A computed fold for a 107-nucleotide RNA from Nitratireductor aestuarii, annotated as TPP riboswitch aptamer (THI element). Taxonomically the source falls in Nitratireductor (Bacteria, Pseudomonadati, Pseudomonadota, Hyphomicrobiales). Its mean pLDDT, the model's own confidence on a scale to 100, is 76. It matches the Rfam family "TPP riboswitch aptamer (THI element)". Its family is annotated with thiamine pyrophosphate binding in the Gene Ontology. It was read from a public genome assembly, where an Rfam model found it.
[in-house]
RNA sequence: GUCACAUAACAGGGGUGCUCCUAGCGGGGCUGAGAUGCGCGGGUACGCGCGAACUCUUCAGAGCUGAUCCGGAUAAUGCCGGCGGAGCGAGGCAGUGAUGACUUUUC
Numbered sequence: 001g002u003c004a005c006a007u008a009a010c011a012g013g014g015g016u017g018c019u020c021c022u023a024g025c026g027g028g029g030c031u032g033a034g035a036u037g038c039g040c041g042g043g044u045a046c047g048c049g050c051g052a053a054c055u056c057u058u059c060a061g062a063g064c065u066g067a068u069c070c071g072g073a074u075a076a077u078g079c080c081g082g083c084g085g086a087g088c089g090a091g092g093c094a095g096u097g098a099u100g101a102c103u104u105u106u107c
Base pairs, nucleotide, nucleotide: 001102002101003100004099005097006096007095010091011057012056013055014054017030018029019028020027021026036051037050038049039048040047041046063088064087065086069082070081071080072079
């Protein structure tokens, strides 16, 4: 110096389900990294915005689509598997390193 690996900062992406009790506030149970708080709109379903935690950022471990899908299990649910070597999907010729490999130079 190059490559690989790891990682911080900054920047950005994403999801938030099922179920029980309660008049309500709210409190439990299941899976999971994560099932969240506040505000606004709406009769509800839900939508938007600002945060927190978690997680992911292109050889893409996040997530979305297909999907009101298929099979299995469960009190129930994307709970498990298939679909899936699928398609889409957010970073930079930027840094750091008690790391590894290679090359060059000097002693």